Record summary
Model confidence (mean pLDDT): 81 of 100. A computed fold for a 73-nucleotide RNA from an Elusimicrobiota bacterium, annotated as transfer RNA. NCBI's taxonomy places the organism under Bacteria, Pseudomonadati, Elusimicrobiota. It matches the Rfam family "tRNA". About the family: Transfer RNA (tRNA) molecules are approximately 80 nucleotides in length. Rfam classes the family as a transfer RNA.
RNA sequence: GCCGAGGUAGCUCAACUGGUAGAGCAUUCGCUUCGUAAGCGAAGGGUUGUGGGUUCAAGUCCCAUCCUCGGCU
Numbered sequence: 001g002c003c004g005a006g007g008u009a010g011c012u013c014a015a016c017u018g019g020u021a022g023a024g025c026a027u028u029c030g031c032u033u034c035g036u037a038a039g040c041g042a043a044g045g046g047u048u049g050u051g052g053g054u055u056c057a058a059g060u061c062c063c064a065u066c067c068u069c070g071g072c073u
Stems, first nucleotide, its partner, number of pairs: 001072007010025004019056001027043005049065005
């Protein structure tokens, strides 16, 4: 330099032919217990890497750019 995969909640990851952004763990609160853990329930938490474009509508499509991993030279 070229090709491919990826970037979404604190962490690990979904959301597939564009149509309300979710789950598990963690955190906080409540229930339960003499108490703790476990268990059960609830809540908070997101400019979907960044900047533009298309569209009534973009995590998803297009362009540019940054970062990570793998391959080729």